Predicted 3D model of a 1458-nucleotide RNA (small-subunit ribosomal RNA) from an uncultured prokaryote. The coordinates come from a structure-prediction model, not an experiment, and the mean pLDDT is 85. Its Rfam family is "Bacterial small subunit ribosomal RNA".

RNA sequence: GAGUUUGAUCCUGGCUCAGAACGAACGCUGGCGGCAUGCUUAACACAUGCAAGUCGAACGAUAACCUGCCUUCGGGCAGGGGAAAGUGGCGCACGGGUGAGUAACGCGUGGGAACCUAUCCCGGGGUGGGGAAUAACCGCUGGAAACGGCGGCUAAUACCGCAUAAUCCCUAAGGGGGAAAGACUUCGGUCGCUUUUAGAGGGGUCCGCGUCGGAUUAGCUAGUUGGUGGGGUAAAGGCCUACCAAGGCGACGAUCCGUAGCUGGUCUGAGAGGAUGAUCAGCCACACUGGAACUGAGACACGGUCCAGACUCCUACGGGAGGCAGCAGUGGGGAAUAUUGCACAAUGGAGGAAACUCUGAUGCAGCCAUGCCGCGUGAGUGAAGAAGGCCCUAGGGUUGUAAAACUCUUUCACCAGGGAAGAUGAUGACGGUACCUGGAGAAGAAGCACCGGCUAACUCCGUGCCAGCAGCCGCGGUAAUACGGAGGGUGCUAGCGUUGUUCGGAAUUACUGGGCGUAAAGGGCGCGCAGGCGGUAAUGAUAGUCAGAAGUGAAAGCCCCGGGCUCAACCUGGGAAUUGCUUUUGAAACUUCAUUACUUGAGUUCGAGAGAGGGUGGUGGAAUUCCAAGUGUAGAGGUGAAAUUCGUAGAUAUUUGGAAGAACACCAGUGGCGAAGGCGGCCACCUGGCUCGAUACUGACGCUGAGGCGCGAAAGCGUGGGGAGCAAACAGGAUUAGAUACCCUGGUAGUCCACGCCGUAAACGAUGUGUGCUAGUUGUUGGGCAGCAUGCUGUUCGGUGACGCAGCUAACGCGUUAAGCACACCGCCUGGGGAGUACGGCCGCAAGGCUAAAACUCAAAGGAAUUGACGGGGGCCCGCACAAGCGGUGGAGCAUGUGGUUUAAUUCGAAGCAACGCGCAGAACCUUACCAGCCCUUGACAUACCAAUCGCGGAUCGUGGAGACAAUUUCCUUCAGUUCGGCUGGAUUGGAUACAGGUGCUGCAUGGCUGUCGUCAGCUCGUGUCGUGAGAUGUUGGGUUAAGUCCCGCAACGAGCGCAACCCUCACCCCUAGUUGCCAUCAUUUAGUUGGGCACUCUAGGGGAACUGCCGGUGACAAGCCGGAGGAAGGUGGGGAUGACGUCAAGUCCUCAUGGCCCUUACGGGCUGGGCUACACACGUGCUACAAUGGCGGUGACAGCGGGAAGCAAUGGUGCGAGCCGGAGCUAAUCCCCAAAAACCGUCUCAGUCCGGAUUGCACUCUGCAACUCGAGUGCAUGAAGUCGGAAUCGCUAGUAAUCGCGGAUCAGCAUGCCGCGGUGAAUACGUUCCCGGGCCUUGUACACACCGCCCGUCACACCAUGGGAGUUGGCUUUACCCGAAGACGGUGCGCUAACCGCAAGGAGGCAGCCGGCCACGGUAUGGUCAGCGACUGGGGUGAAGUCGUAACAAGGUAGCC
Repeated sequence: GAGUUUGAUCCUGGCUCAGAACGAACGCUGGCGGCAUGCUUAACACAUGCAAGUCGAACGAUAACCUGCCUUCGGGCAGGGGAAAGUGGCGCACGGGUGAGUAACGCGUGGGAACCUAUCCCGGGGUGGGGAAUAACCGCUGGAAACGGCGGCUAAUACCGCAUAAUCCCUAAGGGGGAAAGACUUCGGUCGCUUUUAGAGGGGUCCGCGUCGGAUUAGCUAGUUGGUGGGGUAAAGGCCUACCAAGGCGACGAUCCGUAGCUGGUCUGAGAGGAUGAUCAGCCACACUGGAACUGAGACACGGUCCAGACUCCUACGGGAGGCAGCAGUGGGGAAUAUUGCACAAUGGAGGAAACUCUGAUGCAGCCAUGCCGCGUGAGUGAAGAAGGCCCUAGGGUUGUAAAACUCUUUCACCAGGGAAGAUGAUGACGGUACCUGGAGAAGAAGCACCGGCUAACUCCGUGCCAGCAGCCGCGGUAAUACGGAGGGUGCUAGCGUUGUUCGGAAUUACUGGGCGUAAAGGGCGCGCAGGCGGUAAUGAUAGUCAGAAGUGAAAGCCCCGGGCUCAACCUGGGAAUUGCUUUUGAAACUUCAUUACUUGAGUUCGAGAGAGGGUGGUGGAAUUCCAAGUGUAGAGGUGAAAUUCGUAGAUAUUUGGAAGAACACCAGUGGCGAAGGCGGCCACCUGGCUCGAUACUGACGCUGAGGCGCGAAAGCGUGGGGAGCAAACAGGAUUAGAUACCCUGGUAGUCCACGCCGUAAACGAUGUGUGCUAGUUGUUGGGCAGCAUGCUGUUCGGUGACGCAGCUAACGCGUUAAGCACACCGCCUGGGGAGUACGGCCGCAAGGCUAAAACUCAAAGGAAUUGACGGGGGCCCGCACAAGCGGUGGAGCAUGUGGUUUAAUUCGAAGCAACGCGCAGAACCUUACCAGCCCUUGACAUACCAAUCGCGGAUCGUGGAGACAAUUUCCUUCAGUUCGGCUGGAUUGGAUACAGGUGCUGCAUGGCUGUCGUCAGCUCGUGUCGUGAGAUGUUGGGUUAAGUCCCGCAACGAGCGCAACCCUCACCCCUAGUUGCCAUCAUUUAGUUGGGCACUCUAGGGGAACUGCCGGUGACAAGCCGGAGGAAGGUGGGGAUGACGUCAAGUCCUCAUGGCCCUUACGGGCUGGGCUACACACGUGCUACAAUGGCGGUGACAGCGGGAAGCAAUGGUGCGAGCCGGAGCUAAUCCCCAAAAACCGUCUCAGUCCGGAUUGCACUCUGCAACUCGAGUGCAUGAAGUCGGAAUCGCUAGUAAUCGCGGAUCAGCAUGCCGCGGUGAAUACGUUCCCGGGCCUUGUACACACCGCCCGUCACACCAUGGGAGUUGGCUUUACCCGAAGACGGUGCGCUAACCGCAAGGAGGCAGCCGGCCACGGUAUGGUCAGCGACUGGGGUGAAGUCGUAACAAGGUAGCC
């Protein structure tokens, strides 16, 4: 920097990614070289080999071998030689490995004093004279072995005295003590030995500072702290011991627990930091585990010793041996880490005088892409843009100059030849290596990951919430750039990815550099120890601070400048740096310290003042309940409505009196007081704090405050009182599906008092305390001052509110009472859940409180604001929405559609409103898509090719077949152009291939069309302005309207789509035109029939007319509203057409079009028959009725819209009738359909009827190829249900409802449906509380798939981690006691004893042995602590579709929460 919480926004906040790094591992791949690295795990166990020896110039003896001499020929002697071993010296304490232990003077850094130091270096002195042994060796001997025992001989630079002592050591200052070794020699000397001073280097030791986490570890300590004496050490010291004192450490973190070698450095980072401590270097620690000392200059010793333990091996069972955390190597563990290599040539180490020997240190080689660095896998030309692949809109694009082809080069690798430096004289493991020269040939040499966003890179196919992917967000349910493959592309490249880890990004622990009103976060409040911080002035000091100088800060590394390998990595020279520590010299502003002074901070004094501040004791009235009595009678009480309850044994009501307890109406006020909790009648007493005014005094006495102490609502607990009202629990009554609730009737703790606990609250201003500074305006409260107009004004100090500038804030908001600007101190936060939980501890009588995790799980959780939607929120308004009315549906029969069922099929679609007389304006065949059967396969239809024929086509006789179809007979008819060529067009038939075809799927891939909210009044834009932003403003407000209609106002001004108007029609008038229309006047007729006429009706063209224009009232002088006049019509005149942005993944792939998928002798095409018409049922829409507002009969008055040539049909005839026969007229203002029906008159008289007509029988008619399944109609007969319809529900506000008939489309026939037409012609609307839908404003919201939303808890199931748990297993550890190896120390030392003393006896000294305390391992008991397992058990978390309810979010339906 990015992604991710949201519909969107800003913020908070976590998670995730891009970077760098690695001793890495894994997957795929792998040409070369250089340099470097390579058991991070089991400090697990180790076979085998090697890793520390050397010196004959310290010593004795000496094998093999050589020479000489002797010989008894066995051999011996001498000399040389020097193996193996021994005595002795030096080394083995270095080098090499490992990191178990260690939180420590271990390490780092800087200092110190009480020390040692072999070899080395500079010096001084000395090196005289003696002695006694002993290994080797020889003999005997034990043992399996390892290894010994006894006796005898011998040397030394081995051992021991004596002498000497410059220097040295001790001292009581008199004195005392203490050495030595020789060897070689060229005879010059050299190397030694001894003593001593000093040095260098090394080591021991002490101190300051620094050095991980945990306080759920708070107290630890008896050699402990100090002193004295003694001991001990190289050396200070409780290091050890005896005695004395009682100290020492610790909140600046002792003790305990966990973890860990430390550092230079390394990685990361802008830095500060964070993480780390492989390789290299310094220090420490360790060497199978534990203990111990010996030797030595140095060890308590990796390849030494002793003891104990575990393990392994050998054994003759008696005893022995061993220690790879050296180099290789093996097993094991593990994701994982190499050769049982070469050489001492170089560098270094040990010994030696040296030659030299030893050296798994080291130098090299081997293995591994483990890392870093370098190189290569070819270069140039090359378009027919080849082939192939992939895609495609079918044109082409892309792979791609890529390839091929042509020309060229040879790095690396390969082959051949030559061949180093490393070596200051010799010596080369590496190594025939590096390097050089020559040769051949493009020849031998490319992969890995990714391509949805972050993040560079896109298409096709396959798959179909499957398989799979995934770092986060998330992809996959039939068009996946996200899975798998392919083509293409992107990135890196001998590597590339993945995993793990660290830092970064993360300002996400914030020193640099964060926060705490609402996001996580101010302690409930005060007092106050420690601590932190602290007013003014002066002088001094100089700890902090600042400056200079010196020392140190190892080397390597990092950085800079150079140099060397062809470059680089790498190596190397110099410099810088090493921010630190120490010493020292200065400075004195600030902080600090000391001293002195000051008054403004703080406090004291005096005088006033306000107050529900606290405590104690009294006292008052109202109310409530109870008790007694009176009056009085049937109810009272309670609720939404009731009931439980009380009451005729007298309630409620009312009156009087009495009792009791609790609380204090009015005053009363964002008024007062208090630190907070909190405090309210009145009076008295005791008492705390505060404010104002005034003078004097003290002189910084102050602020904050971890721990600590105190106070601390309500509830709760203990003891004792009290108990009126109220009231958890509880009981009853209701409500309810249930109701362990809400409501009601009762009612106990409790509420009250005293004393004692508890110690928590949404203890809130969700805002710690204190101080200073930074505009104001306006209330209120307690004082003071001034002025006067005496109830006002001004001013000042303290408190408490409202608004508001600057500023702050994510916003909301805060704003001198800060959440502004600063300072001081304290508390607290670091994603959500788990959880304020578990465990532990402390407190409590208990309830519980305080402190306070982890595993696991999620990618969010959250704050503020925005737009919507929603609310059993509010306001305003509208609609046949309710109400007021009229008529229906729901009941019956039938029609029709749907569901369901049935079926071979009952084709398909439509599904709340907005599917259901819908698609269907009309299924007997057809339609038809469905089913059964039978047929066809370039096809019923289109285009292209070839061939043939010029036709096609129609009619017709018969045959087979159910038909499609097949093969035939007869007849009619013979295409167009023409260049005259079957040349062109057109048509038919046959053939083959591309293809046709599909009412198959997906309306959730689509276009188009449609429904719906809704003819509701809304929906937006530009510019400007406001806001960080989403957005807001405009569009809100006041009026008004049918209307976002108009007016006014306004940070808005304008505009668009909608509204309205423009369009059609109806209503009035005028003009024009009169045939098929009309007939007033004139003739005429049966008849507007004809002449005539066009006045009227009418027709169909054009115009007029209505605009709140006029008057009055009202309103704001507006818009408008109300009333009136005139007018055919009056405030949109009635009706229609017209449907904004959008919503419903609404409907339709079966109208049509269309992407994709699927079928291709079938899911296509044809035909016959069947089905869509089924029928126990259920629903919708209708028709007809139930009757008298009617039925039936009669009479024969009045319409309008329309339709008519494969048609409408008059008139006539005929039939009871449907109809039939014949047929004028009519291409229709002419003829026809055409009869209108309700109306009117008569009759019937309330009944299942003269209502109703279903159903059924018989007989017919019509249409049609054909009425069986399955048409309509007629006549006669039959005469079902039904007597006005439960819950519920629909339509309609005027020429409307209701009622009556008529026409039309479709159509051969078929309407109760649909679309139209006219006739007759009502009732009612108080009103907007309620139901439904809608509009605007506002409010709340945890909703945004938007309340059909969201969401909580128990239960059931699965899985996961975790607490408790009788116990059990193990680790570490405390205390007490027992045991007591080896060892040093102390004692003893009667046994043993070479050197010294002594003439001798003996002594000194020493050794063994024994004793003592110390002590490892081990044992017993005990406490603490940690971990594993654990029947059972507790809660927690997670898990597409389980159960029960509905707690929360809206007034969430009882406001919610603590």